[in-house]
The prediction has a mean pLDDT of 76. This is a predicted complex of two RNAs, RNase P RNA and transfer RNA, with 462 nucleotides together. Rfam match: Bacterial RNase P class A. Gene Ontology terms of the family: dimeric ribonuclease P complex, tRNA processing and ribonuclease P activity. It is annotated as a ribozyme.
RNA sequence: GGAGCAGGCCGGGUGGCCGCGGCCGAGCGGUCUUUAGAUCGUUGGGUCGAGGAAAGUCCGGACUGCACAGGGCAGGACGCUGGUGAAAGUGCCAGGCGGUGCGAGCCGCGGAAAGUGCAACAGAAAGCAGACCGCCUGCGAGCCUCGUCUCUCGAGAUAGGGCUGGCCGGUGAGGGUGAAAGGGUGAGGUAAGAGCUCACCAGCGUGCCGGGUGACCGGUGCGGCUAGGCAAACCCCGUCCGGAGCAAGACCAAGCAGGGGGCGAGUGGCCCGCUCUAUAACCCCCGGGUAGGUCGCUACAGGCGAGCGGCAACGUUCGUCGCAGAUGGAUGGCCACCCCCGCCGCCGCAAGGCGACGGGACAGGAUCCGGCUUACAGGCCAGCUCCGAAU
RNA sequence: GCGGGUGUAGUUCAAUGGCAGAACGUCAGCUUCCCAAGCUGAUAGUGCGGGUUCGAUUCCCGUCACCCGCU
Numbered sequence: 001g002g003a004g005c006a007g008g009c010c011g012g013g014u015g016g017c018c019g020c021g022g023c024c025g026a027g028c029g030g031u032c033u034u035u036a037g038a039u040c041g042u043u044g045g046g047u048c049g050a051g052g053a054a055a056g057u058c059c060g061g062a063c064u065g066c067a068c069a070g071g072g073c074a075g076g077a078c079g080c081u082g083g084u085g086a087a088a089g090u091g092c093c094a095g096g097c098g099g100u101g102c103g104a105g106c107c108g109c110g111g112a113a114a115g116u117g118c119a120a121c122a123g124a125a126a127g128c129a130g131a132c133c134g135c136c137u138g139c140g141a142g143c144c145u146c147g148u149c150u151c152u153c154g155a156g157a158u159a160g161g162g163c164u165g166g167c168c169g170g171u172g173a174g175g176g177u178g179a180a181a182g183g184g185u186g187a188g189g190u191a192a193g194a195g196c197u198c199a200c201c202a203g204c205g206u207g208c209c210g211g212g213u214g215a216c217c218g219g220u221g222c223g224g225c226u227a228g229g230c231a232a233a234c235c236c237c238g239u240c241c242g243g244a245g246c247a248a249g250a251c252c253a254a255g256c257a258g259g260g261g262g263c264g265a266g267u268g269g270c271c272c273g274c275u276c277u278a279u280a281a282c283c284c285c286c287g288g289g290u291a292g293g294u295c296g297c298u299a300c301a302g303g304c305g306a307g308c309g310g311c312a313a314c315g316u317u318c319g320u321c322g323c324a325g326a327u328g329g330a331u332g333g334c335c336a337c338c339c340c341c342g343c344c345g346c347c348g349c350a351a352g353g354c355g356a357c358g359g360g361a362c363a364g365g366a367u368c369c370g371g372c373u374u375a376c377a378g379g380c381c382a383g384c385u386c387c388g389a390a391u
Numbered sequence: 392g393c394g395g396g397u398g399u400a401g402u403u404c405a406a407u408g409g410c411a412g413a414a415c416g417u418c419a420g421c422u423u424c425c426c427a428a429g430c431u432g433a434u435a436g437u438g439c440g441g442g443u444u445c446g447a448u449u450c451c452c453g454u455c456a457c458c459c460g461c462u
Stems, first nucleotide, its partner, number of pairs: 001387005007381004012338007020049005026043007051362001055373002058371005063245002066242001070272004075241005080095005096109005110236002115234002117230002132175002134171003138167002141164004146160001147158004183201006204223008249295004259286004264276003300322001302321008339360004344355004392461007401415004409445001416434006438454005
């Protein structure tokens, strides 16, 4: 210098003017009322006022109501080990094994020797495998003529050998097909072959020894020579899950019709159980009315800093801070200077300087919190790997 | 706030995990004096990005768009 891998953080700043929402004092005015106080309006002041994702609503909780949420079936989610956390997942940290990459790293994770199922096309054969070519034994046919025997040297007999095509078989070593053809190498063995047998290696099951909390790792013995893939197919095993959601839920005020009908309702899968109720309702339908206010509501598994423990996630102690609560929904607009980026012009040998113009993302609370995922202009801080060059 | 569904050719719809089809349309040719009808041929696609699998429209995850339900 080039290429790349992983992690943390920020996400415009300062000032002026105008404007918006909440809270707290003060002044003035109105109303109620026991000179206190409450409430409304207005003027001016102080203070606070979106995010790293507030988003998607994908998981999990807090909270509230329904039995203090109980039993079973169904259904769903998850799945290596240990830890972490209030809890949980597609979380986080550390580790194990496998795959992949030269590497930093990245990706994956129960069970396919419980059962059922699936695998197009190609191929001979694709799920308790399978003979198309090839190789080989046997049978019989044709051709060739080498060996042996007899001999009158002409020939005859005989079993074998070679080639050609045929039939009954053997063979999973070789060829070819496929995503996948059921261990690999060597030797023995065989008609030819084959875990058929043996040795070594890989892999599986199992026993023992050693290490580790554990997943697992190392060593060694035995066994049978092979067990294929898919569970993001059904399924099996293990763990967890009651359902609903702040529009939960509670209270006040106003208004309508103490009207009509139905039968069980309380749970939004079903059964049991439990609770309430019996000619009925606080449940359902029709009809009618209202479309207001208050609480819940923001203080917390809270933020920041330091120390200690831990490899780390995290825990703990101390100090410090108070940090939105709207309800058609407040954070905005303009100007100046600065910052970053792009482009243009001028100056300069160059580095660069000056000026003008344009741009500065994704996106916004609505009960709260933890996580995941997705979107995001630009910038900062450290770390690591590979390649090239120079010293 | 809570939940459900759909996305395939220009349009309306099909497709057990195994070569993505049909109808209408569009274009070209034939036929006709010309048009229509008819006949023949062509055209073009699984919303997007990953994953599982030998193989994905189909299964899983994320995302985008649209539609619907409850209170």